[in-house]
Predicted 3D model of a 72-nucleotide RNA (transfer RNA) from Vicugna pacos. RNAcentral holds the sequence, with entries from Rfam. Taxonomically the source falls in Vicugna (Eukaryota, Craniata, Euteleostomi, Tylopoda). Its Rfam family is "tRNA". By type it is a transfer RNA. Rfam links the family to the GO term triplet codon-amino acid adaptor activity. The coordinates come from a structure-prediction model, not an experiment, and the mean pLDDT is 83.
RNA sequence: GGGGGUAUACCUCAAGUGGCAGAGUGCAUGUUUAGCAUGCAUGAGGUCUGGGUUCAAACCCCAGUACCUCCU
Numbered sequence: 001g002g003g004g005g006u007a008u009a010c011c012u013c014a015a016g017u018g019g020c021a022g023a024g025u026g027c028a029u030g031u032u033u034a035g036c037a038u039g040c041a042u043g044a045g046g047u048c049u050g051g052g053u054u055c056a057a058a059c060c061c062c063a064g065u066a067c068c069u070c071c072u
Stems, first nucleotide, its partner, number of pairs: 001071007011024003019055001027043005048064005
């Protein structure tokens, strides 16, 4: 220098080539307990950045950033 891949919640990961974004874990509140832990219920919390296409984008297109990998 070139090719490929990844980026979604605090963390680990889903989301049928466009139609309401979820789980486990953690956190908060309530309940249970003499108290703690466990269990149960509820809640907060997110699409790497900037553009484009579309009635509608996590998903398609372009550019950029970070990381992984291969080639030279």